[in-house]
Molecule: c-di-GMP-I-GGC riboswitch aptamer
Organism: Paenibacillus agricola
RNA sequence: ACUGAUAAUGGCAAACUUAUUGAAAAAUAAGGACGCAAAGCUAUGGGUCUAAAGGUUCAUUACGAACAAUGAUUGCCAAGCUGUCAAAG
Numbered sequence: 001a002c003u004g005a006u007a008a009u010g011g012c013a014a015a016c017u018u019a020u021u022g023a024a025a026a027a028u029a030a031g032g033a034c035g036c037a038a039a040g041c042u043a044u045g046g047g048u049c050u051a052a053a054g055g056u057u058c059a060u061u062a063c064g065a066a067c068a069a070u071g072a073u074u075g076c077c078a079a080g081c082u083g084u085c086a087a088a089g
């Protein structure tokens, strides 16, 4: 350095519940633990989710319908930056 545990020390916290925000996806706080060695940070590439406003198309008397991030997700996968411990190999 790679790698990594039935080790130690700390850390994070899925589902679900409550409150708040949002059109929604979702986020934040508290409770709660399924899991996690980067489940720390960054939406850079891909994926996925959402479509109120605005845009495009369709339809139309009218209500509408479809598409698409600039929205969301780093606990989907890559990439970049940083980082605790440490047995065996």
Stems, first nucleotide, its partner, number of pairs: 002089001004085001011036002016031006034075001040081003044078003047073003055067004